Predicted 3D model of a 1483-nucleotide RNA (small-subunit ribosomal RNA) from an uncultured bacterium. The sequence is in RNAcentral, with records from ENA and SILVA.

RNA sequence: AGAGUUUGAUCCUGGCUCAGAACGAACGCUGGCGGCAGGCCUAACACAUGCAAGUCGAGCGAGAUCUUCGGAUCUAGCGGCGGACGGGUGAGUAACGCGUGGGAACGUACCCUUUGCUACGGAAUAGCCCCGGGAAACUGGGAGUAAUACCGUAUAAGCCCUUCGGGGGAAAGAUUUUUCGGCAAAGGAUCGGCCCGCGUUGGAUUAGCUAGAUGGUGUGGUAACGGCACACCAUGGCAACGAUAGAUAGGGGCCCUGAGAGGGGGAUCCCCCACACUGGUACUGAGACACGGACCAGACUCCUACGGGAGGCAGCAGUGAGGAAUAUUGGACAAUGGGCGAAAGCCUGAUCCAGCCAUGCCGCGUGCAGGAAGACUGCCCUAUGGGUUGUAAACUGCUUUUAUACGGGAAGAAACCCAUCUACGUGUAGGUGGCUGACGGUACCGUAAGAAUAAGCAUCGGCUAACUCCGUGCCAGCAGCCGCGGUAAUACGGAGGAUGCAAGCGUUAUCCGGAAUCAUUGGGUUUAAAGGGUCCGUAGGUGGAUUGGUAAGUCAGAGGUGAAAGCCUGCAGCUCAACUGUAGAACUGCCUUUGAUACAGCUAGUCUUGAAUUAUUGUGAAGUGGUUAGAAUAUGUAGUGUAGCGGUGAAAUGCAUAGAUAUUACAUAGAAUACCAAUUGCGAAGGCAGAUCACUAACAAUAUAUUGACACUGAUGGACGAAAGCGUGGGGAGCGAACGGGAUUAGAUACCCCGGUAGUCCACGCCGUAAACGAUGGUCACUAGCUGUUCGGAUUUCGGUCUGAGUGGCUAAGCGAAAGUGAUAAGUGACCCACCUGGGGAGUACGUUCGCAAGAAUGAAACUCAAAGGAAUUGACGGGGGCCCGCACAAGCGGUGGAGCAUGUGGUUUAAUUCGAUGAUACGCGAGGAACCUUACCAGGGCUUAAAUGUAGAUUGCAUUAGCUAGAGAUAGCUAUUUCUUCGGACUAUCUACAAGGUGCUGCAUGGUUGUCGUCAGCUCGUGCCGUGAGGUGUCAGGUUAAGUCCUAUAACGAGCGCAACCCCUGUUGUUAGUUGCCAGCGAGUAAUGUCGGGAACUCUAGCAAGACUGCCGGUGCAAACCGUGAGGAAGGUGGGGAUGACGUCAAAUCAUCACGGCCCUUACGUCCUGGGCUACACACGUGCUACAAUGGUAUAGACAAUGAGCAGCCACUUCGCGAGAAGGAGCGAAUCUACAAACUAUAUCUCAGUUCGGAUCGGAGUCUGCAACUCGACUCCGUGAAGCUGGAAUCGCUAGUAAUCGGAUAUCAGCCAUGAUCCGGUGGAUACGUUCCCGGGCCUUGUACACACCGCCCGUCAAGCCAUGGAAGCUGGGAGUGCCUGAAGUCCGUCACCGCAAGGAGCGGCCUAGGGUAAAAUCGGUAACUAGGGCUAAGUCGUAACAAGGUAGCCGUACCGGAAGGUGCGGCUGGAUCACCUCCUU
Repeated sequence: AGAGUUUGAUCCUGGCUCAGAACGAACGCUGGCGGCAGGCCUAACACAUGCAAGUCGAGCGAGAUCUUCGGAUCUAGCGGCGGACGGGUGAGUAACGCGUGGGAACGUACCCUUUGCUACGGAAUAGCCCCGGGAAACUGGGAGUAAUACCGUAUAAGCCCUUCGGGGGAAAGAUUUUUCGGCAAAGGAUCGGCCCGCGUUGGAUUAGCUAGAUGGUGUGGUAACGGCACACCAUGGCAACGAUAGAUAGGGGCCCUGAGAGGGGGAUCCCCCACACUGGUACUGAGACACGGACCAGACUCCUACGGGAGGCAGCAGUGAGGAAUAUUGGACAAUGGGCGAAAGCCUGAUCCAGCCAUGCCGCGUGCAGGAAGACUGCCCUAUGGGUUGUAAACUGCUUUUAUACGGGAAGAAACCCAUCUACGUGUAGGUGGCUGACGGUACCGUAAGAAUAAGCAUCGGCUAACUCCGUGCCAGCAGCCGCGGUAAUACGGAGGAUGCAAGCGUUAUCCGGAAUCAUUGGGUUUAAAGGGUCCGUAGGUGGAUUGGUAAGUCAGAGGUGAAAGCCUGCAGCUCAACUGUAGAACUGCCUUUGAUACAGCUAGUCUUGAAUUAUUGUGAAGUGGUUAGAAUAUGUAGUGUAGCGGUGAAAUGCAUAGAUAUUACAUAGAAUACCAAUUGCGAAGGCAGAUCACUAACAAUAUAUUGACACUGAUGGACGAAAGCGUGGGGAGCGAACGGGAUUAGAUACCCCGGUAGUCCACGCCGUAAACGAUGGUCACUAGCUGUUCGGAUUUCGGUCUGAGUGGCUAAGCGAAAGUGAUAAGUGACCCACCUGGGGAGUACGUUCGCAAGAAUGAAACUCAAAGGAAUUGACGGGGGCCCGCACAAGCGGUGGAGCAUGUGGUUUAAUUCGAUGAUACGCGAGGAACCUUACCAGGGCUUAAAUGUAGAUUGCAUUAGCUAGAGAUAGCUAUUUCUUCGGACUAUCUACAAGGUGCUGCAUGGUUGUCGUCAGCUCGUGCCGUGAGGUGUCAGGUUAAGUCCUAUAACGAGCGCAACCCCUGUUGUUAGUUGCCAGCGAGUAAUGUCGGGAACUCUAGCAAGACUGCCGGUGCAAACCGUGAGGAAGGUGGGGAUGACGUCAAAUCAUCACGGCCCUUACGUCCUGGGCUACACACGUGCUACAAUGGUAUAGACAAUGAGCAGCCACUUCGCGAGAAGGAGCGAAUCUACAAACUAUAUCUCAGUUCGGAUCGGAGUCUGCAACUCGACUCCGUGAAGCUGGAAUCGCUAGUAAUCGGAUAUCAGCCAUGAUCCGGUGGAUACGUUCCCGGGCCUUGUACACACCGCCCGUCAAGCCAUGGAAGCUGGGAGUGCCUGAAGUCCGUCACCGCAAGGAGCGGCCUAGGGUAAAAUCGGUAACUAGGGCUAAGUCGUAACAAGGUAGCCGUACCGGAAGGUGCGGCUGGAUCACCUCCUU
């Protein structure tokens, strides 16, 4: 000191969470020792038992015990002093209670100092004795007695009172000496009472409180002042600077945290206060309204003989209860301190010690060194081997803290006192010696033996140090936040290993910190939460220039105080430390006093620049009231006129033959004011618009004339305040919530249409809210520019220039998260006000105020989430825009969809119909060929290690081959046979060892391959630059292109993958070569044929080369380039075709081509065999073939290809068969041999028919392949002769050698279901105006609440579950108060026939009061039938309101309506897209 978490990514705002420290703690696991500290936070709940306050015989009498008879000791009672201290607790208390600093009107026992006195008398009483009552506690009567107990008299310097004459008041003695006392007075010290200034919790949803209340006079009372109490008089006193009532709470020194300022706390220790079962009361006393005293009342407990009594642990221990939780019924007065005493001494649960507890802090230990075959085990891996555990262990040497045993052994102790000595004043001071230790035989020291007696807990995804395996499979579970777990989990559980801390470690609770997240230090408010709708103005806050005075603020010096302890610093003592001692500093404060006077305050003057007034000149849709104008609309009347009008996307409702709409004239009514008109003007805002009159206000400029700081802001308050709405009375043309009807629609409570009430208008009165917005409070000052415009002024050479006040645009610096803002600040400063502190719940509930109501204002909490949000970026998307392309549309040609058949798919069926592919991008697809095989499927029958290959070793030559039998076959059995050799060996078989197999699952674990976008023109990088950043630029713009193709411009300059080119085929030519190809010319030969000699010209073959590049011309253009029936050319603008597929997308396809991780099966999910199935068939779809005919069919005759293939092959030719074919048989491993090309042409026929079209289906007979054609082959012949007469909605292909049409070849293959696929050639078109629209794509731009990216996101009702809350008839409880009644003890007052000589007392009466009773109301809780909304919850229902122009732009206020989101009306806003225009600005 920061970190995690909103996003695809970014910056910001903002909350939540974590790392740190602390603790009177508790819980879980674990636990060796010591020192120092701490230890009922809850029930101020109830308490058994013991102890915690006594002492004095040197005050008194009396009694008792002992006695050496000298005396000593003990004590009930009277008396004195002390029980007001010490100890406990924090209930109450918001207060002069506490803290701090002051004050005067007081008291003070014991102590100190000083002065004086201490005389003479008297009457009682307890104890003791006697007699009683009672269970007890206790108590009555009689007799008699003492005192330092009580009373009187005397005295009174000083004391008290006084009318200043005077009056009043004391004492106690004890003792042998001495000494100790007593009284009065003064002073001191100590302690206390009282008063005052300042400080001291939170809420205004507590705003008014007060009757002894505020003051005065008098009296009483008190130690003392005082309404403290009373009588009379007056009516005050407190309060927004927070009274009163209610809630909570002992206060401080200090403690924790923090850099500090602050925040939180008030245990232990110290000071103060309050309390002592609850409430009240006084007595005694120096002191109490008294913890271990008294009386009364109440509650509770106990005893009782039922009559009556006793008690108070919030003292120390201890018990019960409560609770997560907190100790021994210990020792001693040795020390310190206290009470009494002359003293010895006694008492002391204060205190000092010990015991229990890891509760905390501090310290120590559990060993140290060496030791590598880096051992064994465990765990992991890429596994013949490594890594890790790990120098760890074993083993060797060393040490002995601690624990254990034994021995020694403190300090704390010095006094009092006793003995003795010294000094002097004979009772003080000092010296010496002696006496006294609970802790405790403790601390400490020594000796002995031996590594011996001693390690755990949490964590290991990120934050946050530390990683692997196994198990589990959105289960079990984890989690502080983010989150992990759905078969490869470093996140769950276990293990190994590691990390952190360590006698502890984790968890939980609380508090501070981090949090600048309440911001004084130290925050904000255009859009994130946040500027009041606007102005006026009260209190308050702040305030111009200058002079004098003053000195409250401010600053400086000095004095007092700020207890000690604590914190900090130095030093010191326990072996160190914790702990403790000592000294210092500090205690930031308060009070007193002396100075200073710059600033600000107060006061007295002066000034003019702030502000205001005046004068003049102007300005405007400023306001109020009146008058008035024209256009439009509607209505009425009259005329003309006839069938429609109106309305919409299209319609209908509606109006109209009873005459509408249209048109003309006249009349009436209400509302609003076209053009001018504008980023115009005015107003505080809301707002204001025809013209004109009256009244009122404002603003600006100029002049400086007047006043002389009169100013700014403004809580509470007041006024104004759009629209809607409300009340009363008018008015009502148009428009128009609600409502009615018509449409649209799945529905349409809407959008559209036809009507239409309130309302809109006026007057008066309410309401008081809006996206009341510039989402930007007011005032003042300062800080670069450019350019419009409104109203003024000055000047002018009439072009302009300067200037004041407004109103706009652009921009610099600056600011800002950015967008932006930028003199009209969101810049730099000053002052004042208002407001904000995560989202939701909620602007809701309750309370209060206002309102006729609607409602407005003020304004929470429980609960819930980890986000919600702002700006900008990249994409994607839009029923947004622009530009462009494509057989995308259009223009054409031919099809599909209808029929039959073929084939594939779905579905169904089945024992099985194996599996995969499923929008485009599956469906004549994997399959380029399922009768068996294939084959993966099914049924049945078998096998359990077969096959292949390799290595190593051994052995063998009865292995192999052929046949027979059984069987469906696999298989089993039987018979026969008996390797080759170049002698090296080869081959075969057997045995042994090693390595099986799976078309089982996961294409969402993968490689490889493939489809698609798409042969679309895109996708990126380096450096630079811009931006806080994500990112941008480059790649955009203007042109151009098939193209990110090229050019120009340019903060970019270059480059890469793509495009193009390079490659292949084809089109032209040249050259080389000339067989198997060719044959022009020459020759030979044949019925005929390049058949032969020969030729090398041509065709052709196949190598090389040329050619095409917008090269030339013209036009346009800066260029690139484009255009031209241009030239030339075989070919012209990529000549045509192919191969070639960027970054990526679809978790696209494939585990069944292959490979491969993981999982699964192992006498089976492996493997072999036979048969069946993949070929099923009501049906649906895709792709094809053949047709429906005359551009045709049939018959006969005739012509012309190219590619490719061929030896288990192609097969000429001959014969046979109607034919498929068969039997013979040349040639050819092929430029040599093998294959009728068909459309076409010619002729003939058919003549529009279900036909001489069409050929399905079926019957019969055959051929071929093959082990085998039944399921289930192809072909031939004869016969049969179905549907079909051009195909609905819809839809497909194609732009030239293309479509269409015609045949041929090949792969696979025994054969073939091929009409398929892939090629080859023959014949050979039509059309394209063009880009509005459909589809797909590219670029730019725009909006976005989307990013799994529109198949997105998302709203509300209803239904279900859970949770907290509001209302509510009632029920119930608490605290505080008021009125009335009653009223104990007790003080005070009065009285008093009884007692007493008297003083006085008992008694009686009165006032006051605790408590009790009762009545009404307020307040705060709990609970409640029922009810309301809210929140949360993977996959419920209804719609689709919002986000894109979200498909009717959205939103705000208000009113009405509707299942619901919502709809509509009125006014407002832009936080609306798109197109066009205007204005302004920049260049």